[in-house]
RNA sequence: GGGGGUGUGGUACAGUGGUAGAAUAUUGGUCUCCAAAACCAAGGACGGGGGUUCGAUUCCCUCCACCCCUG
Numbered sequence: 001g002g003g004g005g006u007g008u009g010g011u012a013c014a015g016u017g018g019u020a021g022a023a024u025a026u027u028g029g030u031c032u033c034c035a036a037a038a039c040c041a042a043g044g045a046c047g048g049g050g051g052u053u054c055g056a057u058u059c060c061c062u063c064c065a066c067c068c069c070u071g
Base pairs, nucleotide, nucleotide: 001070002069003068004067005066006065007064010024011023013021018054026042027041028040029039030038047063048062049061050060051059
C1' cells in the first nucleotide's frame, strides 16, 4: 500500500429500520449488634461527520481508533 473485521453505560456483551437492554460494577434503601450475602430502587451509553428514510444503534459514504490477513 491492498483486503477484511470490530467500535453500544465504569467493564465485558445483546439489540438486522419503530420507546436503547440484561449482567457486573457504583450509589441509596431493607435486613443484621456490625459487616458480608440476599432483596429492592436509582443514575449512567450507540466513535466523529454527512447521506437515504416519515423514522437510523441498524442501510450507504467518509474520517478516526483498535485487531486480523496479505504484499
The RNA shown here (transfer RNA) has 71 nucleotides and comes from Candidatus Komeilibacteria bacterium CG_4_10_14_0_8_um_filter_37_78. The coordinates come from a structure-prediction model, not an experiment, and the mean pLDDT is 85. It was read from a public genome assembly. NCBI's taxonomy places the organism under Bacteria, Bacteria candidate phyla, Candidatus Komeiliibacteriota. It matches the Rfam family "tRNA". From the family's description: Transfer RNA (tRNA) molecules are approximately 80 nucleotides in length. It is annotated as a transfer RNA.